[in-house]
Context: one part of a larger RNA
RNA sequence: UAGUAGCAAAUAUUUAAACGAGAGCUUUGAAGGCCGAAGUGGAGAAGGGUUCUAUGUGAACAGCAGUUGAACAUGGGUCAGUCGGGCCUAAGGGAUGGGCGAACUCCGUUCCGAAAGGUGGGGCGAUGGCCUCCAUCGCCCCCGGCCAAUUUAAAGGGAGUCGGGUUCAGAUCCCUGAACCUGGAGUGGCGGAGAUAGGUGCCGUGAGGCGUCCAGUGUGGUAACGCAAAUGAACCCGGAGAUGCUGGCUGGGGCCCCGGGAAGAAAUUUCUUUUCUUUGUGAAGGGCAGGGCGCCCUGGAAAGGGUUCAACCCAAGAUAGGGGCCCACGCACUGGAAAGCGCCGUGGUUCUGGCGGCGUCCGGGGAGCUCUCGCUGGCCCUUGAAAAUCUGGGGGAGAGGGUGUAAGUCUCGUGCCGGGCCAUACCCAUAUCCACAGCAGGUCUCCAAGGUGAACAGCCUCUGGCAUGUUG
Numbered sequence: 001u002a003g004u005a006g007c008a009a010a011u012a013u014u015u016a017a018a019c020g021a022g023a024g025c026u027u028u029g030a031a032g033g034c035c036g037a038a039g040u041g042g043a044g045a046a047g048g049g050u051u052c053u054a055u056g057u058g059a060a061c062a063g064c065a066g067u068u069g070a071a072c073a074u075g076g077g078u079c080a081g082u083c084g085g086g087c088c089u090a091a092g093g094g095a096u097g098g099g100c101g102a103a104c105u106c107c108g109u110u111c112c113g114a115a116a117g118g119u120g121g122g123g124c125g126a127u128g129g130c131c132u133c134c135a136u137c138g139c140c141c142c143c144g145g146c147c148a149a150u151u152u153a154a155a156g157g158g159a160g161u162c163g164g165g166u167u168c169a170g171a172u173c174c175c176u177g178a179a180c181c182u183g184g185a186g187u188g189g190c191g192g193a194g195a196u197a198g199g200u201g202c203c204g205u206g207a208g209g210c211g212u213c214c215a216g217u218g219u220g221g222u223a224a225c226g227c228a229a230a231u232g233a234a235c236c237c238g239g240a241g242a243u244g245c246u247g248g249c250u251g252g253g254g255c256c257c258c259g260g261g262a263a264g265a266a267a268u269u270u271c272u273u274u275u276c277u278u279u280g281u282g283a284a285g286g287g288c289a290g291g292g293c294g295c296c297c298u299g300g301a302a303a304g305g306g307u308u309c310a311a312c313c314c315a316a317g318a319u320a321g322g323g324g325c326c327c328a329c330g331c332a333c334u335g336g337a338a339a340g341c342g343c344c345g346u347g348g349u350u351c352u353g354g355c356g357g358c359g360u361c362c363g364g365g366g367a368g369c370u371c372u373c374g375c376u377g378g379c380c381c382u383u384g385a386a387a388a389u390c391u392g393g394g395g396g397a398g399a400g401g402g403u404g405u406a407a408g409u410c411u412c413g414u415g416c417c418g419g420g421c422c423a424u425a426c427c428c429a430u431a432u433c434c435a436c437a438g439c440a441g442g443u444c445u446c447c448a449a450g451g452u453g454a455a456c457a458g459c460c461u462c463u464g465g466c467a468u469g470u471u472g
Stems, first nucleotide, its partner, number of pairs: 013031006033466003041447004047427002052076006061069002081180002084422002087157002092151002098107002118143001120142010161178005181419004189414003192410002198213006217399001218227003231398001235394006244379006251372005256366001257364004261279006284334002287331002290327004295323004304314003340360007380384001433442002449461004
């Protein structure tokens, strides 16, 4: 000993105005501060589920207040072939056959299984279609191994989209412009490739024409390999997907820095050609630098040579000279300046991607930070996933026409049609998640400026944010 205990973690507020009945706490302006890029910033995953946004309200809630709110009420808001899921397999889970078990169940996942209902071709038959030809179905013949149903990644694998504009709230999704991937096309849209050669007889001065016979599923380079295509089933063999940790070095981007030009601001007691800000171009395409190569040709090296930061290479062919391939996110061009951005001017009560002018320029450097392409070392009794999918080679079952006004075929160019379903708002945390709560606790990631300095340390500052963390 009840208006009592208390409303004390993280530096800090001041001032003018507005709206309002009402202001320490709202909003706007100004000043002073803090976080200080390992953030109190900008975005996501899980989780939440409307908290997002507008308008209104001040009863309750927001431990003081409130004109305020993640509260209440009423409307509104999430748009995809390309971002994800959907597909694939991983550890793991889990049926069936089998086995154990009183039972619920359990073991086990290729193991004691008659585990294939399929593809393509050929033949016969049936049905349908503008019955030439094609589609569907039934039967017969030929063919068929696989590792086992199935499930499992919104961080593994997995084709393909970017620039600008727009909302109160959505955008790689809407609009606009420029692209790309994939599937389809029965009478196969157009062009191109295949593909138009040779022998011989006759006619003709000749160019060539007529008849007949027979090739032709491209071609260049010594080679590496190239060119826009350039038939090909079953089956067989490859490659990509497809990979550890760590050190060193190189190329490229972004950021940062330096020297000028232009535009706009700031400061100016003095000084300052000062200080600050802005000064850009997507994907895709062909071209060219640059980088890499354990690719080729010529040639034949000791007085060894070449060469790296380190290393390493060479008669199994170095240096040198000439080529070939791969990556090119860099540069200029197309896109594309018309758009964007900065400054100046100006119109319209509006509705507006309003309109007009000027500019968007020239250079340099780097053990810098970060991302990324590579080259080259070290380590391991650790050797650092699989599958879907894509693709090359071998193979030669077949296919098509007879020299043309061609044919089957084609991964070439161009045109035509389609790409369904689900997620998409917002928070992602000292107030939207979990801790009973606006709880100093817990919770997975990405981006990352300047000074000092060895430094992503500490401290200070810019862009951005905030109000001192349930009152004064």